Context: one part of a larger RNA
């Protein structure tokens, strides 16, 4: 791991509600007692509870009675149904479904490990340094010193044994529950060991790490209190049937847990001016929106008390309260105000008990996502906090590629029948290579903003034009004049000023280039040549640029598409567990009948917590020493069948002695999960 057996709401006495049965204004014994076919039966026991009356602290008084001055008023009764026993739902005290603690107390057992003390034995290869100290010589009056030998100190050195365990390697289901290998530290010492002794758990030891005290130490193991306690964590075993939720308010040492109340579920009770839905009438608001009367903010303008700063000062400059006009703003502004919502009333209006009411059980009290409306944050979050609705939660289908929450749709079984719903119909891949117009060339479609585009299509305005537009070519484009100032210059073209007049078909005191300045090229404007539209502007559709990211194309789900893309218009199909046919099962209602049951109609049947019904199967116990079995119980193993279903009967092997149906009682009564317990393998 897997298989297999074991494994989780019991029991006991209260109390409450229900079923069911006895007797009833009453029911009922208990403890003991007798008897018997002896724990069970059957008799007696009436002590006791429980109701039959309550009100009041109480005295007390009564269908009243208590507060009062009260024959006011108001408070709690009164206008009868209990009580006993089973059976069950829930609960209270017990371990009270089961399993599972770090903990906490007693009582004990450990110093054979490990600290650390006591006794009393042991151990340390070689080497190396050369300290006190002494002999001798030298010196010295003499101490001191100086040589020189000689000696052999040291928590001295190198370094084995021995003791330790620095670094790295390794192992790391180990060779090992701390090891091996290289490398080290100490190695006469506060060593290092052997043997026997001692100190005990809030105590010991402890060169101190909260270290060690038998592989355990922030208080050791054993057993006991014990089934501590766990508002946590996991986990609870057959079957079908009808309902079905909540994650919210309050409160709370309370927030991952309670109490209530809300929301479910069950029984009874009420059936009408209930209830819901609609229509129509009647309210009240103070949102949105608007609006600037008001309270506030804000901008410019005009008026202006006042003030700053500069000036001798005349007077210049700025700021400005209030006034005024004009624009503009607000959750905590309102001179106004809707949709909708929410209350009430009427309906011949649909539903037809959904509403309340008592009373038994209950879960829930971690919510997510979307759409609106808002709060907070950054008009950021699969962010958060309300407030409504809708889904998922508890929801399976069918569509978005795939995707709880979006979009379609509410799954009772079955069918090799039919239509449709969002969404699709070239292939993958069920359906159109459907018709008509249109628009796009960007693979746009298949991600993207500001900006930008003589990309392309419609649409509108306004302007030029066969007396000839516009573009092109060809020519002219001049004269006063080099305007005037100003500059070294300044001559259409650094700047300032002015911008006239002539001569024409036209021609600026000059559109841009250039030069020091001129010059030179060129516009503009004019004619010719050409020949039909040009031109400016606006809105609109569909595109284009802007556009860089990390494994690979990779931002259509893929191939592929030029329509198989976009935009309107139309006709068909596909497409779900929707809707519809046929058949069948349940439940709940009605209505009939030859009424323990049938038959027809109507509605219903997704579902987690949860709540009701209803059954199936195992033990065992009565009827039962039973039918039934060696002409094969019971288990097993195959097949057959019948039940929605738990399951059940039958045949056939196998097995080798036991053992049903019915119909009633009891429960140690159902396995797949508990890092479950226990065997196997």
């Nucleotide at each position: 791991g897997c298989c297999g057996g074991c494994g989780a709401g019991u029991u006991g006495c209260g109390c409450u509600c229900c079923g069911u049965g006895g007797c009833g204004a009453g029911g009922u014994u208990a403890a003991g007692c007798c008897g018997a076919u002896c724990u069970u039966c059957g008799g007696c026991g009436g002590a006791g509870c429980c109701g039959u009356a309550g009100g009041g602290a109480a005295a007390c008084c009564g269908a009243g009675u208590c507060c009062g001055a009260a024959c006011a008023g108001g408070g709690c009764g009164a206008c009868a149904a209990g009580u006993c026993a089973c059976g069950g739902g829930g609960u209270g005290c017990a371990g009270a479904c089961c399993c599972g603690a770090a903990a906490c107390c007693g009582g004990g057992u450990g110093a054979u490990c490990u600290a650390c003390c006591c006794a009393u034995g042991g151990g340390c290869a070689g080497g190396a340094u050369g300290a006190a100290g002494u002999g001798c010589g030298c010196u010295u009056a003499a101490c001191c010193g100086c040589g020189u030998a000689c000696g052999g100190a040291g928590g001295u050195c190198c370094g084995a044994a021995c003791c330790c365990g620095u670094a790295g390697g390794u192992c790391g289901u180990g060779c090992a529950a701390c090891g091996c290998c290289u490398u080290g530290g100490g190695a006469u010492g506060a060593c290092c060991u052997g043997u026997g002794g001692g100190u005990a758990g809030g105590g010991g030891u402890g060169a101190a790490a909260g270290g060690c005290c038998a592989a355990u130490c922030g208080c050791a193991c054993c057993c006991g209190g014990u089934g501590a306690u766990a508002u946590c964590u996991g986990g609870c075993u057959c079957u079908c049937c009808c309902c079905g939720a909540a994650a919210u308010g309050a409160c709370u040492u309370u927030a991952g847990g309670g109490u209530c109340a809300g929301c479910c579920u069950c029984a009874c009770g009420c059936c009408a001016c209930a209830g819901g839905c609609g229509g129509c009438c009647g309210g009240g608001g103070g949102u949105a929106g608007a609006g600037u009367g008001c309270u506030g903010g804000c901008u410019g303008g005009g008026g202006a008390a006042g003030g700053g700063g500069g000036g001798c000062a005349a007077c210049c400059u700025c700021c400005a309260a209030c006034c005024u006009c004009a624009a503009u703003c607000a959750a905590a502004c309102u001179c106004c105000g809707a949709a909708u919502a929410c209350c009430g009333g009427c309906c011949u209006g649909c539903c037809g008990u959904u509403c309340c009411g008592u009373g038994g059980g209950a879960g829930u009290g971690a919510g997510a996502c979307g759409g609106c409306g808002g709060g907070g944050g950054a008009u950021a979050a699969c962010c958060u906090c309300c407030g409504u609705c809708g889904u998922c939660g508890a929801g399976g289908g069918c569509g978005a590629a795939a995707c709880a929450a979006c979009g379609c749709a509410g799954a009772c079984c079955a069918c090799c029948a039919g239509c449709u719903a969002a969404g699709g119909c070239c292939c993958c891949c069920c359906a159109a290579u459907c018709c008509g117009g249109g628009c796009u060339c960007a693979g746009u479609g298949a991600g993207g903003a500001a900006g930008g585009c003589g990309g392309u299509g419609c649409g509108a305005u306004c302007g030029c034009c066969c007396a000839a537009a516009c573009a092109g070519c060809u020519g002219g484009g001049a004269g006063g004049u080099u305007g005037g100032c100003u500059u070294a210059g300044a001559a259409g073209c650094a700047g300032c000023c002015a911008u006239c007049c002539u001569u024409u078909a036209a021609a600026g005191a000059g559109u841009g280039c250039g030069u020091a300045a001129u010059a030179g090229c060129u516009c503009a404007c004019c004619a010719g040549u050409c020949u039909a539209g040009c031109g400016a502007c606006c809105g609109c559709g569909c595109g284009c640029c802007g556009a860089a990211g990390a494994u690979g194309u990779a931002c259509c789900g893929g191939g592929a598409c030029u329509a198989a893309g976009c935009c309107c218009g139309g006709u068909g199909c596909c497409g779900a567990a929707g809707c519809u046919g046929u058949g069948g099962g349940c439940g709940c209602g009605g209505u009939c009948c030859u009424c323990c049951g049938g038959a027809c109609c109507g509605c219903g049947c997704g579902g987690u917590a949860g709540g009701g019904g209803a059954g199936c199967a195992u033990u065992c116990c009565g009827c039962u020493g039973u039918a039934g079995g060696u002409c094969g119980a019971a288990g097993c193993c195959g097949g057959g069948c019948c039940g929605c279903g738990a399951g059940a009967c039958c045949c056939g092997g196998u097995g080798g002695a036991c053992g049903a149906c019915g119909c009633g009682g009891a429960a140690g009564a159902g396995a797949g999960a508990a890092u479950g317990c226990c065997g196997g393998c």
Molecule: large-subunit ribosomal RNA, domain II
Organism: Candidatus Bipolaricaulota bacterium